Context: one part of a larger RNA
RNA sequence: CCUUCGCUAAGGAACUAGGCAACAUGGCCCCGUAACUUCGGGAGAAGGGGUGCCUCUGGACGUGAAAGUUAACCUUGAGCGUCUGGGGGUCGCAGUGAAAUGGCUCUAGUGACUGGUUAACAAAACCACAGGUCUCUGCAAAGCCGUAAGGCGAUGUAUAGGGGCUGACGCCUGCCCAGUGCCGGAAGGUUAAGGGGAGGGGUUAGCGCAAGCGAAGCUCUGAACCGAAGCCCCGGUGAACGGCGGCCGUAACUAUAACGGUCCUAAGGUAGCGAAAUUCCUUGUCGGGUAAGUUCCGACCCGCACGAACGGCGUAACAACUAGAGCACUGUCUCAGCGAAGGACCCG
Repeated sequence: CCUUCGCUAAGGAACUAGGCAACAUGGCCCCGUAACUUCGGGAGAAGGGGUGCCUCUGGACGUGAAAGUUAACCUUGAGCGUCUGGGGGUCGCAGUGAAAUGGCUCUAGUGACUGGUUAACAAAACCACAGGUCUCUGCAAAGCCGUAAGGCGAUGUAUAGGGGCUGACGCCUGCCCAGUGCCGGAAGGUUAAGGGGAGGGGUUAGCGCAAGCGAAGCUCUGAACCGAAGCCCCGGUGAACGGCGGCCGUAACUAUAACGGUCCUAAGGUAGCGAAAUUCCUUGUCGGGUAAGUUCCGACCCGCACGAACGGCGUAACAACUAGAGCACUGUCUCAGCGAAGGACCCG
């Protein structure tokens, strides 16, 4: 010096990203216990007091000697055991005398909760969840596995089963169907194979002096017309994918603009919330807390770029969650010291 421990004057978080680590608290009995609340909780809230041993004495319960009495019962009831109260005394620094055995409070964020997760860096605000909602499925169901047979779904039957999203509960969930998707419609347009076969080409019996024409057959090709779904088209649909404006002016100080004008759009963000797990400018401004606060809490609203089931806003309880503050406590620190065991080091 390293690892693991023990103790430490005064101070007590000044350490540090952060009280990380350590200290402190601790069992049992009694008293006492706030906001808030879904009335269950919160709660072991918080905060106090007691705790050993000896002796005296009381109570409750269990068992029940012995005696009395009796057909049995029953009565009195010693002793022993368990539990619990009161009085007195006594020892130590210290009585849950060792070990084991909660630190607590306040505020906010997120997720309701119990639960699950990256076996071996991450336990979380992620996943799941009960609940909500949309959608598919009428049974040989939809969906899934399999080439198939077959199987699961299910020995179930729409109060059932599959899929998507959301995520207890409370109050709610606005506007847009122009685009995309899905659902419905069938008049018209377009449209495949196929049907259809006008017409054209090749070949050659024949005709012709020749140029050439050219039946039938075979063969190559082929217009009109008929022809489904789909698409176009017409509607619906947002807890479907998604989207939810700009400029200018205006009030008797100023400022601001309830108001007006204009352009564009499918419609121009409603309620609620808001410098937020979202705010760039930004350590915004004001207030609180501190001697001093880029964090924190409460407001404001100028929301770069919140916003309503990719849910919005609240919320008791819960959390090895995240942020801030405090009490207690301490070698975290000021600032280090001493000690122990095992290493390192030296000798063999």
The part of an RNA shown here (large-subunit ribosomal RNA, domain IV) has 348 nucleotides and comes from a Chloroflexota bacterium. Taxonomically the source falls in Chloroflexota (Bacteria, Bacillati). The RNAcentral record of the full RNA draws on ENA.